[in-house]
RNA sequence: CUCUUAUCGCGAGAAGCUGAGGGACUGACCCUGUGACGCUUCGGCAACCAGCAUCUCCAUGUGCGAUGCCCGGUGCCAAUUUCAGAGGAUCUCAGGAUAGAUCCGAAGAUGAGAA
Numbered sequence: 001c002u003c004u005u006a007u008c009g010c011g012a013g014a015a016g017c018u019g020a021g022g023g024a025c026u027g028a029c030c031c032u033g034u035g036a037c038g039c040u041u042c043g044g045c046a047a048c049c050a051g052c053a054u055c056u057c058c059a060u061g062u063g064c065g066a067u068g069c070c071c072g073g074u075g076c077c078a079a080u081u082u083c084a085g086a087g088g089a090u091c092u093c094a095g096g097a098u099a100g101a102u103c104c105g106a107a108g109a110u111g112a113g114a115a
Base pairs, nucleotide, nucleotide: 002114003113004112005111006110007109008108013042014041015040016039017038021031022030023029025085026084027083028082043077044076045075048073049072051069052068053067054066055065057063058061081107087104088103089102090101091100092099
């Protein structure tokens, strides 16, 4: 980098350094010298993986599943993934155009796995 799969309306920030951009991309709209982004330290959130405990089931395997804990591996801590965004389906308004809503999906992020 590519592929598969799960999740994405919940949650959780202070200090120090630095100094002008940042929110993936396009448009919009926001954040930002009352210090953004980034880095470091500490703290926190969450429960994807690992681990531990309890319980259910039967094919009795250190199995499937559920719940809880979480000192480990990641991740995350402005705004729903900030909103809309290829394409499609349904409904409503309208009545040859067009507009709106919902869903799927696309794109993206993160985890786990694979090549």